Record summary: This is a predicted structure of a 73-nucleotide RNA (transfer RNA) from Candidatus Taylorbacteria bacterium RIFCSPHIGHO2_02_FULL_44_36. The source organism's lineage runs through Bacteria, Bacteria candidate phyla and Candidatus Tayloriibacteriota. The sequence is in RNAcentral, with records from ENA. The coordinates come from a structure-prediction model, not an experiment, and the mean pLDDT is 82. Rfam family: tRNA. By type it is a transfer RNA.
[in-house]
RNA sequence: GGGCCGUUAGCUCAGCUGGUAGAGCGUCCCCAUGGCAUGGGGAAGGCCAGCGGUUCAAAUCCGCUACGGUCCA
Numbered sequence: 001g002g003g004c005c006g007u008u009a010g011c012u013c014a015g016c017u018g019g020u021a022g023a024g025c026g027u028c029c030c031c032a033u034g035g036c037a038u039g040g041g042g043a044a045g046g047c048c049a050g051c052g053g054u055u056c057a058a059a060u061c062c063g064c065u066a067c068g069g070u071c072c073a
Base pairs, nucleotide, nucleotide: 001072002071003070004069005068006067007066010025011024012023013022019056027043028042029041030040031039032038049065050064051063052062053061
């Protein structure tokens, strides 16, 4: 320098064919127990790496950039 893959909640990851963004763990509150463990219920937390384009509508499609991984030189 070039190819490919990835970037979504604090962490690990889903998100099919474009249509108001989810799970598990963690955090906080409540209930059950005399208490702990554990179980049940609820809540907070993300403008989807950045910019631009296409579209009525983009996490999703296209381009560029950044960062990480991997392969080639």